[in-house]
């Protein structure tokens, strides 16, 4: 610091997605040790049990034990001592712990005030501690109750309680000074204080009063603290006063009178959320998120009220409601772990009911001490950080096993094993702390750390990944299964994407997942984007508030800068330095850390204040265009009606008709009349207006702009949230009007349908008044203002010059509409009247889809506008430009494409193929052109792959091993359908022999075999487009880039052939030519060719046509010439499409079968037959059939072959001298269409030959199922072929035969051969194929594309919605505890006062009660507002293969789209008005 994914591919937009850091974490697998850190995020749920606040006997009295006196009537009294402790009484339970509910607030933070206050204990200072008094718990007695507990009656103590006395000083009140001010000084008056213990004793702890300081708090204010405006208005103690009350203290805190105030768009009030802070984690930093441990600060303690004690207020205090509990005798009463541990729930999830006060702190105490679950430590958890180990070195036959393998071999790998050595860490045995502050004692942790010695590599490795992002690849399995997945995606039969191995990668006592936050994300942009078409300029002016502002001069000094001064705890964070081996950790020292105070200085800038200036702006005077706007008025054309004439069949309409109109007189046409609406020509690339928008003509009223002067005013200005105003067309409300056009509708037509599109009608609307709506592609898709940036050129509007009498041209300059084009922008198109370079305000934008919806507000009569989400999906959606490819787009051009034309197919019959059907089996592939007379150049067996039935299993066939054997080959005989199996004869070579070896048999093993699958695993090979002319490449050169340019253009070709021009210049694969046949002449050779020479002919070689001649630039045109512009034909198939064909020709990966899917064999089947298609043959007949005669070819091909005379036979065949390996001889023969003569005479025929019969011939082991031929006989459909459709452009088409491969035999069929020989093209509008330009695109598996809506299905979330259910905070009545506060007749009542006869009695003051005021909570009520949930209902998303259509994208076949109204099943139509995207 990037990366992946939108396309075929490119740029840019723009979202998703990764790769990084961090965690109070969990959850999977796995886990050696050790240090220092951390550990209920949920249920502020409820909690058993312990244990967490006591101490002080030096404050007092009493009990108790023990110890020691004195007296004693020996019952027992009274001391004093030590310890002990229920109580009185002091201090402290207000810290210390814990949590985080709930609080948007002075709560926090920060930085002020307090002239508005407190402060126990603590220090210092100053002053006093005299003298009385009362009562009361413990106790002893009754006495109630179950128990908590309490009632009474009596006795008593004090550092308990109350009088007197003093009062430095100090409080309150006057009154004086001072001060902004209550602070401070000064006079005066009045009230107010206390306690004692210990100690021989100094003396010490204490107490009272008052001032200081120190801590520590209260309360005040500034400035800082989160979301929602779909919360906009809030408030009555409210905002202020006066008086008063109440606090330590100010204050509306609280009351009572009095005023009407006070917050708010700089967000009041209101909903949600939330403890806040140092800080933490992220970040390059602003920033962004977060507030576990630690620290400060605040709040809470089961909820809610309250008080009371105190210096100070309530976790382990009280009282009072509740909710829960728990005990209970039922009367009644206990109880509060968000203290440590623990338990139960509740959750993915968070420890021990541990030890000690040794230490650090904290209570009390004069102290010893006691208390301390603060705290220090230890256990439990890899939850974090940090450290460390699982050994180190050697060690190749690279052992073994494992995995792959091309089978050589590779890798796993120095990895192991061996060998040598080490012992951290581990056991194990010894020793042993610091932490203690302190001479002695005193250490939970701990026999712990550490130290040594002894032992032995001994006990210690594992997670996730390996398609790309991202480091790491193979085999097997699976077979769109099962799975994976962060994204893009993998998986359908060879998966480096899924499982498992091997292997290789990363990190490592850990690894990965998940969840979160930052960060990549400049993807909310302050720093650091944008808005013309990608998402976004408000539809347009006007304008308050805001925000921004010429040019001088002066003060201020608010913002600004600088400098001090304060504060900015503590840790944390950078540095340095140090302590634990080291690091984490921990200490010290230093820095850092604010928008913060508060003083000084500066005085340009900003901004005040005052003066002053003209250039921004306005105002003036003269000129000017113009469809600006509003009203009045008025004119002509033309529809259309409505009278009249004329006139007499049709008119109107469309691609074409119909429907309508018309003899009851239309149309035409002529005259007259009436309405309503628009304003032809000028008119324009043009004028006005802020926009919407504005057009005949005159008059009236007006608004803005421009030019020229430079007279006035002296920053009066630019922009604007809200707010006001104007805003096309539809649409609406009253009320007019209605010609025309016309949404709905109605008919007719088209259509498969046509709720459209064309036709005819027609309402509403359109028109006017007056009032609503407020939206359009309201577009320049381009907010308004202001400055500046080359040039050219057009129109419009002024002035000025020039020039003249003037005008026009020319020139300048101002304003204003456009074209063009440097530079600069831009993702590109593209932009100058910027979309350029700045500025100043406002608006809006932040992936698509859900949706401009929904709910709520506001606004409308409505229709509906504006404001504006959320769930859910989805990887994307978007712009721009490139290439193709397509268009029922355009342009030029080829093609037997069409058109001219010959001849056919398609109708019969047969053949032959193919579906399909049937069948045991009809084996199998080919399947639009580009299968279908194709693989088949030739199925009776065989072939043969299919089907039944018989048979074999190392096989019918290869190699190669063992073992056994000599039976094979062959000939002969048996079963049998054969196959197969039975019998009988026989082996060969070398060697004497063993014994080896061929060849074979038969057994066993490696293996054969397989026309099973996969042509979508391949290879060669071939079809098509298409013999069309085109495909590309190097360098340069243009674009950010896909890519373009050449190769486009102009002309020309059969051609990217050829020329020209040209940022291209060459150059490759095709084109063309070399290559073969064939047309012409020479010349050699001549055999088997002729009787013979010429010749003919055959085989070579050669000339011969090459733009050479002639016109012309080319093109074309002429000449000679057998051939002339490529002479005719053939071979020759560019980069490429079709996952095209072929596994059955061949090969081959891979995968099945293995007594079968091999393989032998006998028969059967490929030949079936209700039927469709495809090539094709022969016809349908006189250009013909029959018969007789006559003539003239070419290419072949022959030894198991062609086969000849000749003889038989009607043929077909058959014998059958002979002759040919073939220019010699044969097929062969007259070829046949073709002449010439007859006959047939239009007819199902002398046409046609199909069926059938019956007879023969041929090949073959064998023609039944299933050849082919020949005679006789039969003699069927067919009379020229419906839509439609093939092939041909010259020696071609048709028409005629002939030969050749296959082949025993079987040709209408395929390949060739010659003979005879045509019409016709005018042209390129139309069909089909191509080929270049170009154009449009949403297509790019590419138009056989894309995709739009309803309807059906199925799911998911969501909106209405009678209604039910809950939450919540207010209000309004009624109730009203506990307390505080006030009233208060009667009751009760120690001190003190007064009185008294001393019992008392009255006063003061005090309690209990009781009354009222407030007041938690309860109740009722009526709304608000959140949720939850609802029969049915509403529209949405999502979903491989449902239904209707075909609306969009090509001019999408009606151009699309926006806004409005209507209408239709649906996409949609149509109508007004508008956009061009």
């Nucleotide at each position: 610091c990037g990366a992946g994914u939108u396309u075929g591919a490119u740029c840019c937009u723009g979202g998703c997605u990764c790769a990084g850091g961090a965690c109070a974490a969990a959850c999977g697998c796995u886990g050696g040790c050790g240090g220092c850190g951390u550990g209920c995020g949920u249920a502020a749920c409820a909690c058993a049990u312990g244990c967490a606040a006591g101490u002080c006997g030096c404050g007092c009295g009493g009990g108790c034990u023990g110890g020691u006196g004195a007296c004693u009537u020996c019952g027992g009294u009274u001391g004093c001592c030590a310890g002990u402790u229920a109580g009185c009484g002091g201090c402290g339970g207000a810290c210390g712990g814990g949590u985080g509910a709930g609080g948007a607030a002075c709560a926090c933070g920060u930085g002020a005030g307090u002239g508005a206050c407190c402060u126990g204990c603590c220090c210092c200072a100053c002053a006093g501690u005299g003298g009385g008094g009362g009562a009361u718990a413990c106790c002893c007695g009754g006495c109630g109750g179950a128990a908590a507990c309490g009632c009474u009656g009596g006795u008593u103590a004090a550092u308990c309680c109350c009088g007197c006395a003093u009062a430095c000083g100090g409080u309150u009140c006057u009154c004086c000074g001072u001060u902004c001010a209550u602070c401070c000084g000064g006079a005066g008056a009045a009230a107010g204080a206390a306690a004692g213990c210990a100690g021989c004793a100094a003396u010490g702890c204490g107490c009272u009063g008052u001032g200081g300081g120190a801590u520590g708090g209260g309360c005040u204010c500034g400035c800082g603290u989160c979301c929602g405006a779909u919360u906009a208005g809030c408030u009555c103690g409210u905002u202020g006063g006066u008086a008063g009350g109440g606090u330590a203290a100010u204050g509306g805190c609280c009351u009572a009178c009095c005023a009407a105030g006070g917050c708010a768009a700089c967000g009041a009030u209101c909903g949600g959320u939330a403890g806040c802070u140092g800080g933490u984690c992220u970040g390059a930093g602003a920033g962004g998120a977060u507030g576990a441990u630690c620290a400060g600060c605040c709040a809470c303690a089961c909820u809610g009220g309250g008080a009371u004690u105190g210096a100070g207020a309530a976790c382990g205090g009280c009282c009072c409601a509740g909710a829960c509990u728990c005990c209970u005798a039922c009367g009644g009463g206990g109880g509060g772990c968000a203290g440590c541990a623990g338990u139960g729930a509740g959750g993915a999830a968070u420890c021990u009911u541990c030890g000690g006060c040794a230490a650090u702190g904290g209570g009390g105490g004069c102290a010893a001490c006691c208390c301390u679950g603060a705290c220090c430590g230890a256990g439990c958890a890899a939850c974090g950080c940090c450290g460390c180990g699982u050994g180190g070195a050697g060690g190749a036959u690279g052992a073994c096993g494992g995995u792959c393998c091309u089978c050589g071999g590779a890798u796993u790998g120095u990895a192991a094993a061996c060998u040598c050595c080490u012992u951290u860490u581990c056991g194990c045995u010894g020793g042993g702390a610091c932490g203690a502050a302190u001479a002695c004692c005193u250490g939970a942790c701990g026999g712990u750390a550490c130290c040594a010695g002894c032992g032995g590599a001994a006990g210690a490795a594992g997670u996730c990944u390996c398609g790309g992002c991202u480091a790491a690849c193979u085999a097997c399995g699976u077979g769109c299964c099962a799975g994976c997945a962060g994204c893009c995606g993998c998986g359908g039969u060879a998966a480096u994407a899924c499982g498992u191995a091997g292997g290789a990668g990363a990190c490592a006592a850990g690894c990965g997942u998940u969840g979160u936050c930052c960060g990549g994300a400049a993807u909310u942009a302050u720093u650091g984007g944008g808005c013309g078409u990608a998402a976004a300029g408000g539809g347009c002016g006007c304008g308050c508030a805001g925000g921004c502002g010429g040019c001088c001069u002066g003060c201020c000094g608010c913002g600004u800068g600088u400098c001090u001064g304060g504060u900015g705890a503590a840790a944390g964070c950078g540095c340095c330095c140090g302590g634990c081996u080291u690091a984490a950790c921990c200490g010290g020292g230093c820095g850092a850390g604010g928008u913060c105070c508060a003083g000084g200085c500066a005085a340009a800038c900003g901004g005040g204040c005052a003066g002053g200036c003209u250039u921004g702006a306005g105002c003036g005077u003269c000129g000017g265009a113009g469809a600006g706007g509003g009203g009045c008025a008025u004119g002509g054309a033309a529809c259309u009606c409505c009278g009249g004439g004329u006139g007499g069949a049709g008119c109107g309409g469309u691609g074409a008709a119909a429907u309508g109109c018309g003899u009851a007189g239309a149309g035409a046409u002529c005259c007259g009349g009436a309405a309503g609406a628009a304003c032809a020509c000028c008119c324009a690339u043009g004028g006005c207006g802020a926009a919407g928008g504005c057009a005949g003509u005159g008059c009236c009223c007006u608004g803005g702009c421009c030019g020229a002067c430079g007279g006035c005013u002296g920053a009066c200005g630019c922009u604007c949230a809200g707010g006001c105003g104007c805003g096309a067309a539809a649409g609406c409300g009253u009320g007019g009007g209605g010609a025309g056009c016309a949404a709905a509708c109605a008919g007719g037509a088209u259509u498969a349908g046509a709720u459209a599109c064309c036709c005819u009608g027609g309402u509403a609307g359109u028109c006017c008044a007056c009032g609503c709506c407020g939206u359009a592609a309201a577009c320049g898709a381009u907010g308004u203002c202001u400055a500046c940036u080359c040039g050219c050129u057009c129109g419009c509007g002024g002035c000025a010059g020039u020039u003249u009498c003037g005008a026009c041209c020319c020139u300048g300059u101002c304003g204003u509409g456009g074209g063009u084009u440097c530079a600069g922008c831009u993702a590109a198109c593209g932009c100058a009247c910027a979309a350029g370079u700045a500025g100043a305000c406002c608006g809006c934008c932040u992936g698509g889809g859900g949706a401009g919806u929904a709910c709520g507000g506001u606004c409308g009569c409505a229709a509906g506008a504006u404001u504006a989400a959320a769930a859910c999906u989805c990887a994307a959606a978007g712009g721009a430009a490139u290439u193709g490819a397509c268009g029922g787009g355009g342009a030029c051009c080829c093609g037997c494409a069409c058109a001219a034309g010959c001849a056919g197919c398609g109708g019969a019959g047969c053949g032959u193929g193919u579906g399909g059907u049937u069948u045991a089996a009809u084996u199998c592939g080919a399947u639009g052109c580009a299968a279908c007379g194709c693989g088949a150049a030739g199925a009776a067996c065989c072939u043969u792959a299919c089907c039944a039935g018989g048979g074999c299993u190392u096989g019918a066939c290869a190699u190669g091993u063992c073992c056994g054997u000599g039976c094979a080959c062959c000939g002969c005989c048996c079963c049998g359908a054969a196959a197969u199996g039975g019998g009988c004869g026989u082996c060969c070579c070398c060697g004497c022999a063993a014994g080896g070896g061929g060849c074979g048999c038969g057994g066993a093993c490696a293996c054969a075999g397989g026309u099973g699958c996969u042509g979508c695993a391949u290879g060669g090979c071939u079809g098509u487009c298409g013999u069309c002319a085109g495909c590309u490449c190097g360098u340069g050169c243009c674009g950010u880039g896909a890519g373009g340019u050449g190769u486009u253009g102009g002309g020309u070709u059969a051609a990217g052939u050829c020329c020209c021009c040209u940022a291209a210049c060459g150059a490759g694969c095709g084109c063309a030519a070399c290559c073969c046949c064939u047309a012409g002449g020479g010349u050699u050779g001549g055999u088997u060719g002729u009787a013979c020479u010429u010749c003919u002919c055959c085989a070579g070689c050669c000339c011969a046509a090459c733009u050479g001649c002639c016109c012309g630039u080319c093109a074309g045109g002429g000449a000679g010439g057998a051939a002339g512009g490529a002479g005719g034909g053939g071979a020759u198939g560019a980069c490429g499409u079709c996952a095209a064909g072929u596994c059955a020709g061949c090969a081959c990966g891979g995968c099945c079968c293995u007594u079968a899917c091999g393989u032998c064999c006998u028969g059967g089947g490929c030949g079936a037959c209700a039927c469709a298609c495809a090539c094709g043959c022969u016809a349908c007949a006189a250009u013909g059939g029959c018969u007789g005669a006559g003539a003239c070819a070419a290419c072949g091909g022959g030894c198991u072959g062609c086969c000849u005379a000749g003889c038989g036979g009607u043929a077909a065949c058959g014998c059958g001298a002979a002759g040919c390996c073939a220019a010699u001889c044969c097929c062969a023969a007259c070829a046949a269409a073709c002449u010439c003569a007859g006959c047939c005479c239009c007819a199902g025929u002398u046409c046609a030959g199909a069926u059938u019969g019956g007879g023969g011939g041929c090949u073959g082991c064998a023609a039944c199922u299933c050849g082919c031929c020949c005679c006789c006989a039969u003699g069927a459909a067919g009379g020229c072929g419906g839509a439609g459709u093939u092939g041909c452009u010259a020696g071609u088409a048709a028409c005629c035969g002939c030969g050749c491969g296959u082949c025993a035999g079987c040709a209408c069929a395929g390949c060739g051969c010659g003979g005879u020989g045509a019409a016709u093209a005018c042209g390129u509008u139309c069909c089909c194929g191509g080929g270049u330009c170009u154009u449009g695109u949403a297509c790019a598996c590419a138009c056989c594309g894309c995709c739009c809506g309803u309807c059906a299905c199925a799911c998911c979330a969501u909106g209405g919605a009678a209604g039910c259910c809950g939450g919540u905070g207010a209000c309004a009545c009624c109730u009203g505890a506990a307390g505080c506060c006030g009233u208060u007749g009667g009751g009760c009542u120690a001190a003190c006062c007064g009185a008294g006869c001393c019992a008392u009695c009255g006063g003061g003051g005090g309690c209990a009660g009781a009354c009222g005021u407030c007041g938690a909570g309860g109740g009722u009520g009526g709304g608000a507002u959140c949720g939850g949930u609802g029969a049915c209902u509403g529209g949405g998303g999502u979903g491989a293969a449902g239904u209707c259509g075909u609306a969009a994208c090509a001019a999408g076949g009606u151009a699309g789209c926006c806004g409005u109204a209507c209408c239709g099943g649906a996409a949609g139509g149509u109508g007004c008005g508008g956009c061009u995207g």